[in-house]
RNA sequence: UCCUUAGAGUUUGAUCCUGGCUCAGAGUGAACGCUGGCGGCAUGCUUAACACAUGCAAGUCGCACGGAUACUUCGGUAUUAGUGGCGGACGGGUGAGUAACGCGUAGGGAUCUAUCCACGAGUGGGGGAUAACUUUGGGAAACUGAAGCUAAUACCGCAUGAUACCUGAGGGUCAAAGGAGUGAUCCGCUUGUGGAGGAACCUGCGUUUGAUUAGCUAGUUGGUGGGGUAAAGGCCUACCAAGGCGAUGAUCAAUAGCUGGUUUGAGAGGAUGAUCAGCCACACUGGGACUGAGACACGGCCCAGACUCCUACGGGAGGCAGCAGUGGGGAAUAUUGGACAAUGGGGGCAACCCUGAUCCAGCAAUGCCGCGUGUAUGAAAAAGGUCUUCGGAUUGUAAAGUACUUUCGAUAGGGACGAUGAUGACGGUACCUAUAGAAGAAGCCCCGGCUAACUUCGUGCCAGCAGCCGCGGUAAUACGAAGGGGGCUAGCGUUACUCGGAAUGACUGGGCGUAAAGGGCGCGUAGGCGGUUUGAAUAGUUAGAUGUGAAAUUCCUGGGCUUAACCUGGGACCUGCAUUUGAUACGUUUAGACUAGAGUGUGAGAGAGGAUUGUGGAAUUCCAAGUGUAGAGGUGAAAUUCGUAGAUAUUUGGAGGAACACCGGUGGCGAAGGCGGCAAUCUGGCUCACAACUGACGCUGAGGCGCGAAAGCGUGGGGAGCAAACAGGAUUAGAUACCCUGGUAGUCCACGCUGUAAACGAUGUAUGCUAGAUGUUAGGUAACUUAGUUACUUAGUGUCGAAGUUAACGCGAUAAGCAUACCGCCUGGGGAGUACGGCCGCAAGGUUGAAACUCAAAGGAAUUGACGGGGGCCCGCACAAGCGGUGGAGCAUGUGGUUUAAUUCGAAGCAACGCGCAGAACCUUACCAGGUCUUGACAUGUAGACGACGUAUAUAGAGAUAUAUAUUUCCAGCAAUGGACGUCUAACACAGGUGCUGCAUGGCUGUCGUCAGCUCGUGUCGUGAGAUGUUGGGUUAAGUCCCGCAACGAGCGCAACCCUUGCCUUUAGUUGCCAGCAUGUUUGGGUGGGCACUCUAGAGGGACUGCCGGUGAUAAGCCGGAGGAAGGUAGGGAUGACGUCAAGUCCUCAUGGCCCUUAUGACCUGGGCUACACACGUGCUACAAUGGUGGUGACAGAAGGAAGCGAGGUAGUGAUGCUAAGCGGAUCUUUAAAAGCCAUCUCAGUUCAGAUUGCACUCUGCAACUCGAGUGCAUGAAGGCGGAAUCGCUAGUAAUCGCGGAUCAGCAUGCCGCGGUGAAUACGUUCCCGGGCCUUGUACACACCGCCCGUCACACCAUGGGAGUUGGUAUGACCUUAAGCCGGUGAGCGAACCCGCAAGGGGCGCAGCCGACCACGGUCGGGUCAGCGACUGGGGUGAAGUCGUAACAAGGUAGCCGUAGGGGAACCUGCGGCUGGAUCACCUCCUU
Repeated sequence: UCCUUAGAGUUUGAUCCUGGCUCAGAGUGAACGCUGGCGGCAUGCUUAACACAUGCAAGUCGCACGGAUACUUCGGUAUUAGUGGCGGACGGGUGAGUAACGCGUAGGGAUCUAUCCACGAGUGGGGGAUAACUUUGGGAAACUGAAGCUAAUACCGCAUGAUACCUGAGGGUCAAAGGAGUGAUCCGCUUGUGGAGGAACCUGCGUUUGAUUAGCUAGUUGGUGGGGUAAAGGCCUACCAAGGCGAUGAUCAAUAGCUGGUUUGAGAGGAUGAUCAGCCACACUGGGACUGAGACACGGCCCAGACUCCUACGGGAGGCAGCAGUGGGGAAUAUUGGACAAUGGGGGCAACCCUGAUCCAGCAAUGCCGCGUGUAUGAAAAAGGUCUUCGGAUUGUAAAGUACUUUCGAUAGGGACGAUGAUGACGGUACCUAUAGAAGAAGCCCCGGCUAACUUCGUGCCAGCAGCCGCGGUAAUACGAAGGGGGCUAGCGUUACUCGGAAUGACUGGGCGUAAAGGGCGCGUAGGCGGUUUGAAUAGUUAGAUGUGAAAUUCCUGGGCUUAACCUGGGACCUGCAUUUGAUACGUUUAGACUAGAGUGUGAGAGAGGAUUGUGGAAUUCCAAGUGUAGAGGUGAAAUUCGUAGAUAUUUGGAGGAACACCGGUGGCGAAGGCGGCAAUCUGGCUCACAACUGACGCUGAGGCGCGAAAGCGUGGGGAGCAAACAGGAUUAGAUACCCUGGUAGUCCACGCUGUAAACGAUGUAUGCUAGAUGUUAGGUAACUUAGUUACUUAGUGUCGAAGUUAACGCGAUAAGCAUACCGCCUGGGGAGUACGGCCGCAAGGUUGAAACUCAAAGGAAUUGACGGGGGCCCGCACAAGCGGUGGAGCAUGUGGUUUAAUUCGAAGCAACGCGCAGAACCUUACCAGGUCUUGACAUGUAGACGACGUAUAUAGAGAUAUAUAUUUCCAGCAAUGGACGUCUAACACAGGUGCUGCAUGGCUGUCGUCAGCUCGUGUCGUGAGAUGUUGGGUUAAGUCCCGCAACGAGCGCAACCCUUGCCUUUAGUUGCCAGCAUGUUUGGGUGGGCACUCUAGAGGGACUGCCGGUGAUAAGCCGGAGGAAGGUAGGGAUGACGUCAAGUCCUCAUGGCCCUUAUGACCUGGGCUACACACGUGCUACAAUGGUGGUGACAGAAGGAAGCGAGGUAGUGAUGCUAAGCGGAUCUUUAAAAGCCAUCUCAGUUCAGAUUGCACUCUGCAACUCGAGUGCAUGAAGGCGGAAUCGCUAGUAAUCGCGGAUCAGCAUGCCGCGGUGAAUACGUUCCCGGGCCUUGUACACACCGCCCGUCACACCAUGGGAGUUGGUAUGACCUUAAGCCGGUGAGCGAACCCGCAAGGGGCGCAGCCGACCACGGUCGGGUCAGCGACUGGGGUGAAGUCGUAACAAGGUAGCCGUAGGGGAACCUGCGGCUGGAUCACCUCCUU
C1' cells in the first nucleotide's frame, strides 16, 4: 500500500444428501456476421523454421600506401579499382532445436579482453617482397595462369629491456610505424600495471508429463604421467583401479525456448510467456575450420545434400527466421512510403559518409480512451402503425410546428514546440480565428426459467430454435414476422481459448459402514512418527544487520498532454536467496539417568489353535445267506427305474469309504482363511496374579516375504454317499430349467500349482480420552448369612442406551464420538476391470490397467402412494348353502361384420350392445339419387314499390314451384300526409351449418360406491419431503361410539333431519263410508239423515338399547327377555365426500377456435336407416301333467281419459263396425284382473310348442309395395331342459300371475310403475372377485396393462486384433570417407633469418603423399511411433423389428459373489460363501 470470499438451473411424485453437466464475471496479438461519424494512444503471420521475383538493410578511412583518371591559377585539388587499417561477433529477425548449468536465483576461482580511462617505459637501426599496373595466355561466363615493375602504419631480422614470461633461481626469452600541420602541436605505434565495461568456466537450489520407460553407464567413475586450452576439468591420450548414477525416479519417451512479467483469483493457487526488457539458441539442411580481442560468423569461406537459376554442356551462381513486397498455407494479420530532422551505431583528426536500427507517415473499430450525431418548448395527446373487452390503450413530447446553439465535420486565414549556433522527414501537422447551416453522422443483440424485458399474426413434431432444462403434433410470451419493451452503444452479437465460480485434486480447504473409495490376512525392509528427566551443541525454528533481488510493469502519491487512455518524478513492493551476529522453549544431535510404553522371569488357567499317528460307534451303500410275496420307489399328479431270474420289508454275517448325532450355546480358539468323535506325541499364541530383571528395546509400514474358503489344474492312490457334465421320465406353447430316476469328473488322501470370493463388521493398524444399564466366557481380590451370595477388578464376547456424531439409516468405551501417528484407496455414469503392453501361471486365468466414443444423469438414505402368485384383521349374493335363469331351439331387439347409391351419426371391458330411440311407412332424417333456390326456410338493419295477409279457381309438373283470374288492410289526421303491419324488389352488412375438435370448454351424466373414507387450523416431532391427529385396545352398518395416547379442536362425508309404508289419536266429511234411526223395494248407500267405522288428507303421538337379566373394563357395546302395531338402522326411497378414469356427450342446450357461403346452407319427390353366408349381447315363447284345453266364477292396486275414455244396445266366429248414456273424474269410463276351482287329456314331437307359409279380412293413416298392428280359417318348423362357461336373488325377497302408463294417427316380447299368490338356504370365511384398515418388500410413480435383461436382424459411429504394406524416429555392428584440423613424411618448391668468401648448408614453411578422427552415404540387425489394410472381435447409438422373460414383490426356483461345466438368448446346474432375503415357527438376548 491492499480492505477482500454472493450464487443459480438440472436426477425425484415430492425430500435430504452425494455427484457430474451447464450458466451469470473477467480477459485476448483474435476470427466471423450485421453495422459504422471523428480524434488520441497502442497493436497487427499465433498457420508453412514453406518457397522467394525486385529494390534497399555495412560500410568507412587519401591524415597508412603506390598508381590511374579528370581538372588546374601548376601550388595543387577532386574521384577512387587495389594494398593496408578499423568495423562486418553490434544493431535487426525468428523460436526450429533444447528438459539442459539452457534459464532464474545465490555464490565461486583457474581466466581472456580490441576500442576507452589512469599510471609507467619506449618509439634506434636495417632488410626482402607483393597487389594494383604492363605484357601475354585459358575460359561462354564466373574467374584464372605465366612473366616483368612498384609502395606502405603490409611483412621480416638486429639492438635496447622498465616491466612481463620461463627457470634447475645461476640465468634465459620477447617490441615498435609512422602520418598530418607553416607551427604550437595533434592523431598514431610498441610494451606493461591497474580500472571500467564485456566474455568464458565451475557450483548449491528451483525449473512439464509418463513406471503400460527399472535398471543405465567402458572415457563410463576415480587416480598417475603426458597433451591441449585464455583458463579448472576424461577436454584428449597411455597405464592402473572398478567404479559412478538410480524408487528423494536414473535411463528412455513425449512435450516445451527460459525469465521479468501477462491474465484470472479474496488469497493460496491456476493458465500463459504476443508487443517492451534480460538471457539462450538458430540463420536452406548437415559437417568443418580459417581470420580475429571476440565467430566456429544471418547479408564471410570450404565440403556434402536437396531445391532454384544461368550455360556455348566443359562449367558456374544463390540462400528475406533484416525492411517493404510476391506466391503458398490459413478463419486470420498492413506500404515494394518519407527522412537521417531527432535518439543511437560504424568509419574518419575532421568535414562528412553509411544506417529498412530509429523517427515519422500510410492501411485495419484489432484493442483502450475521449467526443459527437443536437438543445429548449411543444396536446388537437395529429396522421399512420399495433393491440382491443370496440369504450379505448400504446407508440408519445415522440413527431410536426416555434425559438436557439455549432462541439465534431466543411471552407478560408494565421501557425508552433520538438533545435542550447546551423539542420524539421513529420507538416502548412497540432493549435488559434472567421464563415454558413440542424445542417453531414445509429446500430446490434435479446424479451419461457436461469436473466432485465409481452402481445398479435403465420406455421402445425413441419419449418425451425437451443448455453442447460427444454420449446414446436391448430389458441407457441421458446419457431418466423410485426408492434411494443429491455440491454449495450460506434459498436453489438457469435465462435475459439484461459482463469473464476469448482471446497469438482481440498496447503489454506474434501472424503472412504450403505453414495466412488480400507489392501483377503499377517511378518517385516527402507521411510515417516516416537515416553520421563539433566547437561551440552545447534544446518530445523526464531530475531536483528548487511548484500542482492536490472529497468519497465502492478500499487500509492505528485506532474505533463483541454480530460482520459497515454507519458513521467518520487515512494512502496519484489513475500526470495546468500552472508553474518544473537536466542535455545520445542524438534534434532550428543553425553548421562529413569520406569508408566515394550519385553523377560516366577506361579497359575481356559480353549473345535496347528501337525502327525492310532482308534470308536451310529448311519447309508454293496455282497452272502435266511424268512417272505407282489409289488416297491417316486411325485402336485405321474412316468422313467427296481421286482416272480423273488424286489421292497425283515434277520444275521461280511466289505468299504466318508462324516462325526446328542453335548452345542450371538459359547470357545485363531492374524485372516478357518477349526467339532476319542486318545497319544510334537507345537504356536492368549489371559490372570506377583512386580524380580532389561531400560524406549516402540508404533506404522511403500517395495519384499509368507499364509490364504470353494472351484479348478498336474502326478499317484482311493471312491460309500452326494453330484457339475450326460441320459431318460415328467411339466410346458417350448423347457437345453425348476421336479423325478440314474450317473461321470469332482468331493477324500499324499505331493506340487493356482491366489481368487458378498475373502463382510461391506468399518486398515496402533495408542490415549469421553455417562450408564444388562447378559455371557476365562481368571483374580474382598466381605459375609459359605453346596453359595454380594461388591470390586482384568481380558474377551453380545444387547439397549446419555452426550456427541451422521444426508439419513444408524453408531455410541468392541465408536461411525474427541484426538495423534503411519499405510492403502476415491474423484460423474457407461465404454471396462475391457483393450494393448509388462509380470506371474501347465492351463483356466490372475495382477497392473487406459483411450476413442456416448449420456445428463448414474447413485445413497428416507417420505407419500401404488403394486405383490407378502402377512394380519374385516366387509360385500364375493364364495359357500339354496331357488330360478343365460349359454342349445324359434322369434323379437341391439351390436359387429359384410353388402349398398345410401344402409346417417354417436356409445366400446366391468361402466357400449331392448344404449341416445318415452315408439324410422311420409314427416321424423341428420344419409343417398334426382329436381330446384341463392340476403336465402329463420333474425335485425337500409331504400323503394304495393296494400293486405290470405282465400278460391284454372293450367303445367313427381312435387317444390311457376303462371293467370277474382276478391281484399288497420290507426291518427279536415286533408295533405304520417305511422303501424304485411308482401315483393335491390344492394350490402349478415343469416344458416346434426360440418371438425368432448384432447380447447360450460352444463349434465356414468363409474369406483351409499364404499367409509377425505381433509384443515393450532400445537408437537423431523434438516426436509412429511408425520402426529386418522395409529393402538375394544365396538359398530359406519373415522359409529368408548378407553388410551403430543395432541387439542374443526370441516366435507356416515347417521339424523325429508318423502313413503306399517300402529294410534285428533281435525274435516264429498264424489268416499253405513254402526245406529228412518224410507223405498227399481234391492244398487238408492234416498232422508249421520260421520261412529273403513277410507281420503292435514296435524300430532309412537321406538329411545328407554326397562330387566347376563356379558364386557364399573365404558362403548353385545346377547337374551318383557312390554309393544313395530326392537335394536322397523321396510323402501330421495340423498353420492375429496377425488379417479384427458370416462361419455360440440347430434339436447350453451360455447372458444377452425372450416363451407349459387353450398358442408335451404326446399321437394322417391329411396335408405327395416339389406343378410355369419358372430355376439339382452329378452320373449317353449320343450309340457306343479301342464294344455274347456267350463266356472271370487278378490286387487296404481294410473289414464275431450281430435279423449267410452258404459249400454246392436251386427259380425273375430279383429271390429254402427248407434249412444255418462265423464275434464274418490261420482262416469278404461276395468275383464290372472294365477285359483271343476272337468278332460295320459307322456306322444302329443289336445305340448307355436315359427313359417297360403287365403280372406279389420283398424289407423294423404298413403301400409319396399316397411305397420290385429282377426278368422288353414299350415304346424326347430325344440324332449341345453357343452365349456356364466347371471340374478337373503323376505313380502326370489319365482310366478296379470293390470296400468309414457311415447303414440297406428305400431312393445322394451322401458317405467302397480298389486295377487308366495318359497328355499346361509355350516361358515379355506378358496375366486371387489373393497376398507394396519404392516412388510420394491429397481414401480404414465404407478404391475409398471419396470426391465440378453441373443438375433438392419443402419450409423468410434475402437481392438490382423497376413502384410508405407513412412518417420532413435540406436548397435560393420563398410566407405568429402572438406577440415591434428600427427608423420616432405627426395618437389620457396625472397627475408643464421653459418659460410662462395658453392652450399641450417632453420622456417608450402605443395604432394601416408595415418588417426569425421558429416553425408551404404549393408545387416533388432527397437519404437504413425498411416493404410482383405477379414474378424466385442462396444455405443438408433423408429413401435424377432425370440423368450433373467432381474425388481417370496418377481412366481430368494437374490448375489467366486469358480467350473453346459445351453439360441437372457441364463441353468454343481461346490463354497454373503444377507444387501420375504414369510412362519423356534431358540437366544434386550426393554417394560
Predicted 3D model of a 1488-nucleotide RNA (small-subunit ribosomal RNA) from uncultured Commensalibacter sp. Its mean pLDDT, the model's own confidence on a scale to 100, is 84. The sequence is in RNAcentral, with records from ENA and SILVA. The organism belongs to Commensalibacter, within Bacteria.